A computed fold for a 72-nucleotide RNA from a Candidatus Woesearchaeota archaeon, annotated as transfer RNA.
It matches the Rfam family "tRNA".
NCBI's taxonomy places the organism under Archaea, Nanobdellati, Candidatus Woesearchaeota.

RNA sequence: GCCUUCGUUGCAUAGCGGUAGUGCACUGCCUUGGUAAGGCAGAGGUCGCGGGUUCAAAUCCCGUCGAAGGCU
Numbered sequence: 001g002c003c004u005u006c007g008u009u010g011c012a013u014a015g016c017g018g019u020a021g022u023g024c025a026c027u028g029c030c031u032u033g034g035u036a037a038g039g040c041a042g043a044g045g046u047c048g049c050g051g052g053u054u055c056a057a058a059u060c061c062c063g064u065c066g067a068a069g070g071c072u
Base pairs, nucleotide, nucleotide: 001071002070003069004068005067006066007065010024011023012022013021018055026042027041028040029039030038048064049063050062051061052060
């Protein structure tokens, strides 16, 4: 230098054009003599960044930044 994959809440991940979910963690309540476990409810996301296509983009396209792997 070139190619491929990835970037989504504190962490790990799903989502493949039409309301952004799940598990753990966090907060409150129930349960207990008390804790753990369990049950119910809740908060937390400018979907790496910028632009384009579209009535509508996390999703498609272009550029760019970062990470991992491969080739030379």